[in-house]
RNA sequence: UGUUUAUAAAGAAGAGCGGAGAGAACAGGCUCCAUGAUGCUCUGGCAACCCACCCUCCCGGGGGAAGGUGCCAAAACCUGCCUUAAUUAAAGGAUCUAUAAACG
Numbered sequence: 001u002g003u004u005u006a007u008a009a010a011g012a013a014g015a016g017c018g019g020a021g022a023g024a025a026c027a028g029g030c031u032c033c034a035u036g037a038u039g040c041u042c043u044g045g046c047a048a049c050c051c052a053c054c055c056u057c058c059c060g061g062g063g064g065a066a067g068g069u070g071c072c073a074a075a076a077c078c079u080g081c082c083u084u085a086a087u088u089a090a091a092g093g094a095u096c097u098a099u100a101a102a103c104g
Stems, first nucleotide, its partner, number of pairs: 001104008013043005021032003026080004044072003049068002051064001053062003081093004
């Protein structure tokens, strides 16, 4: 970096460093931010994809949180494309993105 599958309205914050924009990219909106955001580090936590363990021939079921990841403002912050349908609201889906596992 690519492919496949699964998940993405639940859940979980303190300290230190640092000093300007940040919320993936573009546009519009909205929000956070010198009462210090975003980011980095440490500690703590959430969750349960992999995984320990138990049952089972297998499929599968149960199950804990030691380990590998991930995550801890707002729905992936919302919208953008398509459908319901002609408009708005709304709902569903697609694309894109993120994460995990497997494979290349």
Molecule: SAM riboswitch aptamer (S box leader)
Organism: Bacteroidales bacterium